[in-house]
RNA sequence: CUAGAUAGCUGGACGGUAGCUACAUUAAUUGUAGAGGAAAGUCCGGGCUCUAUUAGGACGAGAUGCCAGUUAACAGCUGGCGAGGGUGACCUUAGGGAUAGUGCCACAGAAAACAAACCGCCUAAUCAAGGCAAGGGUGAAAAGGUGUGGUAAGAGCACACCGGGUUUUUGGUAACAAAAAUCGCACGGCAAACCCCAUCUGGAGCAAGGCUAAAUAGAGGUAACAUUGCGAAAGCUAAAAAUAGUCCUUUAUUAGUUACCUGGGUUAGCCGCUAGAGCUUAAAUGCGAGUUUAAGCCAAGAUAAAUUACCUCUUAAAUGACAAAACCCGGCUUACAGGCUGUCUAGCAAC
Numbered sequence: 001c002u003a004g005a006u007a008g009c010u011g012g013a014c015g016g017u018a019g020c021u022a023c024a025u026u027a028a029u030u031g032u033a034g035a036g037g038a039a040a041g042u043c044c045g046g047g048c049u050c051u052a053u054u055a056g057g058a059c060g061a062g063a064u065g066c067c068a069g070u071u072a073a074c075a076g077c078u079g080g081c082g083a084g085g086g087u088g089a090c091c092u093u094a095g096g097g098a099u100a101g102u103g104c105c106a107c108a109g110a111a112a113a114c115a116a117a118c119c120g121c122c123u124a125a126u127c128a129a130g131g132c133a134a135g136g137g138u139g140a141a142a143a144g145g146u147g148u149g150g151u152a153a154g155a156g157c158a159c160a161c162c163g164g165g166u167u168u169u170u171g172g173u174a175a176c177a178a179a180a181a182u183c184g185c186a187c188g189g190c191a192a193a194c195c196c197c198a199u200c201u202g203g204a205g206c207a208a209g210g211c212u213a214a215a216u217a218g219a220g221g222u223a224a225c226a227u228u229g230c231g232a233a234a235g236c237u238a239a240a241a242a243u244a245g246u247c248c249u250u251u252a253u254u255a256g257u258u259a260c261c262u263g264g265g266u267u268a269g270c271c272g273c274u275a276g277a278g279c280u281u282a283a284a285u286g287c288g289a290g291u292u293u294a295a296g297c298c299a300a301g302a303u304a305a306a307u308u309a310c311c312u313c314u315u316a317a318a319u320g321a322c323a324a325a326a327c328c329c330g331g332c333u334u335a336c337a338g339g340c341u342g343u344c345u346a347g348c349a350a351c
Base pairs, nucleotide, nucleotide: 001347002346003345004344005343006342007341008340009339010338012313013312015311016310017309018308020034021033022032023031024030036322040333041332043331044330045329046328047327048205049204050203051202055249056248057247058246059245061201062200063199064198065197066080067079068078069077070076081095082093083092084091085090096196097195101194102193103190104189105188118136119135120132121131122130123129144162145161146160147159148158149157163185164183165182166181167180168179169178170177171176209271210270211269212268219262220261221260222259223258224257225256229236230235241254242253243252278297279296280295281294282293283292284291285290
């Protein structure tokens, strides 16, 4: 200098003038604040709200899937291990089980899993018959690989090394790794196929949910189940039924219950609504994600929807990238003009 990998920052001004919204009030040309790094997607986890799920049992549906840690929690994040890719920095990982069972592997090919002889090699040498799975062909994949010996020709047939299984030892919290010994070991792959194993999981959601005010027709009909006892009546009690994955038992609540049809009134206001698993700085601790302590700070809450317009400035440019809060928070994924930075890898050249 070029090409890469990885981790980030910014994406206007603690300027002016005018305007809009919220809050406060010492009251007035008053003060403070006012849409993001993703606010997007609605993918995951929660806070919060409502909902009998108390207890026990059976079943179903869904999710996760190497080890350890972190967190309110998570399929997140951090650090490792294994496998694959890359010269490398690094990247990816839906990573338990294929001897519990079922299923699939098209076409091609002789044959695709209790799977094998098309060409070919050997014996014979005319045919026939026999032996082979070494060589070739087909295919994503064809009875472990390379080499040597042996054989009629061959084959783990035998041997050496590698690969694989088992056992022991060592290191590590562990996943695993290394070493030694031993066994010719060989019946493939796919579970992001059904399935098996282990662990976990109620449902619905701010249009949740509550308060106030107002109005109407305390309307009418059909079906099923129940209608016990006391009481003059009102009412109490019992039963059937209903109650958040399904079923059974038990407990609790309602006291007639459930389902369907016709018709009418209401559509207003307030709360929820922003002080939080909050933010900033510093120290300690940890490989790290994080944790602890101390000090300081208070950052939009609109409701048919405010957060704007103009001017000036700067490091080149500028609301001209992607784009717009609606209960809140922690993540993941996707989009992004322009500008800036750290660390690392490879190549070339010079000193």

Predicted 3D model of a 351-nucleotide RNA (Bacterial RNase P class A) from an uncultured Pelagibacteraceae bacterium. The coordinates come from a structure-prediction model, not an experiment, and the mean pLDDT is 75. The sequence was found by an Rfam model in a public genome assembly. It matches the Rfam family "Bacterial RNase P class A". Rfam classes the family as a ribozyme.